Predicted 3D model of a 94-nucleotide RNA (Glycine riboswitch aptamer) from Actinokineospora sp. NBRC 105648. NCBI's taxonomy places the organism under Bacteria, Actinomycetes, Pseudonocardiales, Pseudonocardiaceae, Actinokineospora.

């Protein structure tokens, strides 16, 4: 010295799936809002499990947007992997 890999930050993008039923509080009452129970549904926070390779061919080692749904979530709202752009910076490379 690159901003090359890795992680970070700002900005913009960014989906799915019942605003079901029920009960209680709030409210004169409707409407709505909170919260507690049930069933169904999504999968792109996180989690979790395997492949091929690789190893002494045993153990084990190993990834997802793939599989489960533990968590999360099913109007709007927000939150999301993931993309794009700009910056940052110990660490690694050169």
């Nucleotide at each position: 010295u690159g901003a090359g890999c890795c992680g970070g930050a700002a900005c913009g993008g960014g989906a799915g799936a019942g605003c079901c039923c029920u009960c209680g509080a709030c409210g004169c009452g409707g409407a709505g809002u909170c919260g507690g129970g049930g069933c169904a549904c999504c999968g792109a926070a996180g989690g979790a499990g395997c492949a091929a390779u690789c190893u002494c061919c045993c153990c084990g080692c190993c990834a997802a947007u793939c599989u489960c749904u533990c968590a999360g979530g099913u109007a709007c709202a927000g939150c999301u992997a993931c993309c794009g752009u700009u910056c940052c910076a110990c660490g690694c490379c050169a």